A computed fold for a 348-nucleotide part of an RNA from an uncultured organism, annotated as small-subunit ribosomal RNA, central domain. The coordinates come from a structure-prediction model, not an experiment, and the mean pLDDT is 89. It matches the Rfam family "Bacterial small subunit ribosomal RNA". Its family is annotated with ribosome and structural constituent of ribosome in the Gene Ontology.

Context: one part of a larger RNA
Order: sequence, then structure tokens, then C1' cells
RNA sequence: CUGGGCGUAAAGCGUGCGCAGGCGGUUGUGUAAGACAGGUGUGAAAUCCCCGGGCUUAACCUGGGAAUUGCAUUUGUGACUGCACGACUAGAAUGUGUCAGAUGGUGGUGGAAUUCCACGUGUAGCAGAGAUAUGCAUAAAUAUGUGGAGGAACACCAAUGGUCAAGGCCUCCCCCUGCGAUAACACUGACACUCAUGCACGAAAGCGUGGGGAGCAAACAGGAUUAGAUACCCUGGUAGUACACGCCGUAAACGAUGUCAAGUAGUCGUUGGGGAUUUACUUCCUUGGUAACGUAGCUAACGCGUGAAGUUGACCGCAUGGGGAGUACGGCCGCAAGGUUAAAACUC
Repeated sequence: CUGGGCGUAAAGCGUGCGCAGGCGGUUGUGUAAGACAGGUGUGAAAUCCCCGGGCUUAACCUGGGAAUUGCAUUUGUGACUGCACGACUAGAAUGUGUCAGAUGGUGGUGGAAUUCCACGUGUAGCAGAGAUAUGCAUAAAUAUGUGGAGGAACACCAAUGGUCAAGGCCUCCCCCUGCGAUAACACUGACACUCAUGCACGAAAGCGUGGGGAGCAAACAGGAUUAGAUACCCUGGUAGUACACGCCGUAAACGAUGUCAAGUAGUCGUUGGGGAUUUACUUCCUUGGUAACGUAGCUAACGCGUGAAGUUGACCGCAUGGGGAGUACGGCCGCAAGGUUAAAACUC
């Protein structure tokens, strides 16, 4: 070097874009760098191997051959890879028609509910729990009626549904905006795939500045429980949760399953297009997504199974016994919290 792996045993970067790099459709001509074949030179001797010879054998010595898988040079071949110049349309992209959607951003808007405030009615309780107590209430609470304020979240529809690269995204409406699917053509003509470094996005919590603050609620206080109770339960309650701008860059960021492509039984549900067909959205076909089974095959088993964990190819990432440790040191990033990169001694 070849050979083995990554759903759950160690192992897929949280996700995308993408330079370098790797790899790349069909066909023609040329070239001859790679490649292949032949020649020549060289590849010291000894050693190793083969056939002989000499010491009584052997070790040992010795003659010849082979080998020295290499390098250089030269002649040739033109299938394959490369390179150069052409051509093509099956990959890819663009245009046209139609369609779906909680895709994203800004602004506005609606009703229910909680809380608070004012006034009315009304009177002794309310609240809470396993049971209590703390708490609220005769300074009139709870309940109930009317009016008002303010913030946050959007019941039903609702789904095994839809959509986005992922994180994620649902009251309703306008505006701006990205993507996708499908149908038949047209057009460009390999423009493709993957991607170290890099760049961008990235839940929640946390941080900075400013305003905001209804409910909920870390911390905290009180009451219970208990042997104790720095908890679980109850009454309160501040950061925070919401907004604007700027950081942070992590999650069981999960399908614990990298991206792209090819080809490999079926059945059934649902969702978005298209085409036929029918008295009937009635039946069938086709295509994109998303669930449930299941054949072959795979798997240690569980299970996976045309959306693969099956059969193959291209490229990237990652793992190599447990602990020490995702730690120390150093570098980079950050306001900080910390993040990222990442050992060793020692030990079993």
C1' cells in the first nucleotide's frame, strides 16, 4: 500500500453556499504526458536461487547461469485517462403556462382569556391542599354587572397535514420577497457532483444598550412535609420570558442515519400537480412529497427494506480500549459567561 468500519457497540461536522483540490455524459479528429509492447545501455563484486566442481562428508571454497522487479534512452501502439480542436443532447441551467404552501421580512388588525383600575349590586368569607398553614378580606374582598388600561399568546379549523438548507414556521389582511412541483414545447450545450481552508445562517439559556412588563417564573422570602428538607406541595416574588439594535455559536441541533447519482418485488393511506375516463370526484394511469406494512437482499440482533441500514460509483467528514478529558497548556474567537482546536503523566 491492499484489505475492515460510522442507526443503537468508538465513529456523519447543527445546516447550507462555495474557491483550491478530487472526480466527471455521448461522439469525431489530432497529439502522445500517463499507459502498454519491443530493442539497447546500465543495474560492481560478494550474498540469495538453480546446475556443476574441490576438500573422506558437511559447514566452507569455487565455475557457470538466473535474478537484480530499477533508471536512462530509443522504436512502436493508439483501446483507456489526460491535453488541443470540433460536434451532440439523455446530466445541469434558462424561458413560457398552471398550481400548492404556518417560506422569510415590514406594517396593520380581531376576538376570547388572565391581571389591574373606576363605579354599581351585595355580605363574610375567599384562596389553597392529601390535610394544613403562610396569604387576601368589614379601610368591603371573593362573586356579579358596566366601562376603561395594558402586555403576551393565538382555542376551534388541525391532520399520520403543509413548508423551509437546518434551526424553525399557525388569528386575519396589505405590501415586498425566496424556493418548489407539474405540463408541453423552445433555448444554452457538460456549464455537472463533492468540497479541506473560508463565508453565511443557526432553538433555548446567557450578555450589552434602550424602552416595555399582563401572565408565567430561575434566584429569593414565607408556610407546610420530614429525623433533617438548602427539594418535591402551597402563598408570594426579582431577573428573564415580549420588542429594537448588537453579541454569544452551543443542544438527545436526532431520522442518534453526510451530499449527489444509477439501477433493484409489491400492497395500502395521505398531500401537491398532470392526463384519460365516468350517470356519479367514478375508476385508472403518471409524476413530486410524506406515513404504515412487506419480497429479495442486508444486519450481532433489534430492525432497514425504491424516502434502504439492500446492490454500486464520486467526493467530504469521523472513529481506533475504559478512566484521566472534551480536561491542562498554547493559539484563535468573545464584553463576560465561555466556545473552538486539543494532549500527556498516571491508572485499570